[in-house]
Parts: sequence; structure tokens; C1' cells
RNA sequence: GCAAAACCGUCGAAAGACGGUGACGCAGAGCCACGGGGCUAAAGCGGGUUGUCCGCUAUGCUCGCCGGGCCGCCA
Repeated sequence: GCAAAACCGUCGAAAGACGGUGACGCAGAGCCACGGGGCUAAAGCGGGUUGUCCGCUAUGCUCGCCGGGCCGCCA
């Protein structure tokens, strides 16, 4: 210097994000979804018990899961 969980508010179909409170941690917990992993499944496709159902699927999310890339502070 940053700020996990939890609670409140806003946004979102959700995952989740943002703001406030709050500190579990982090010496890159700064940035980039590029590779792998993880989460969600609105739209789409399929199913058929026709439902407020089920399955598949990222274009959604996660950089505080790992790797890679970029730019950096102090001693």
C1' cells in the first nucleotide's frame, strides 16, 4: 500500500461486479482472460413429464487457482 469472509445498498438471469462497513490474508492481492483449471447457464440447441423441469453449451465471471505477458515501488 491492497483488502478475504460476513453484513448493508446498487447492478446482473446467475456466477459475480461496484460502493460502504470490515480485516482473512498479500512484498506485486498492480494490469492483460493469452494457455490450463474453476464458477454460472440468460440466449441458443436437444429432451419431453409441457413446469417455476432436465441435459449440452460462454459469448458471462474468476488475475485473491496456476502458468505466461506488460509496467513497476521501498530496502